[in-house]
RNA sequence: GGUGACUUAGCUCAGGGGUAGAGCAUUUGACUGCAGAUCAAGAGGUCAUGAGUUCAAUUCUCAUAGUCACCU
Numbered sequence: 001g002g003u004g005a006c007u008u009a010g011c012u013c014a015g016g017g018g019u020a021g022a023g024c025a026u027u028u029g030a031c032u033g034c035a036g037a038u039c040a041a042g043a044g045g046u047c048a049u050g051a052g053u054u055c056a057a058u059u060c061u062c063a064u065a066g067u068c069a070c071c072u
Stems, first nucleotide, its partner, number of pairs: 001071007010024004018055001026042005048064005
């Protein structure tokens, strides 16, 4: 230098046009002498950034940034 993949909650990852989810973690309550486990409820997202297409974009297209892999 070229090609490809990925970027979504604190972490690991689903979701691939129509109001964004799970597990773990975290907070509160129940339970307990205290804790753990268990049960119940909650909080936590500008879906990497910018632009385009569309009635509508996390999703499609382009550019940029970052990470990884391969080729030279």
This is a predicted structure of a 72-nucleotide RNA (transfer RNA) from Cladochytrium replicatum. NCBI's taxonomy places the organism under Eukaryota, chytridiomyceta, Chytridiomycota, Cladochytriales, Cladochytrium. The sequence is in RNAcentral, with records from ENA. Its Rfam family is "tRNA". Its family is annotated with triplet codon-amino acid adaptor activity in the Gene Ontology. By type it is a transfer RNA.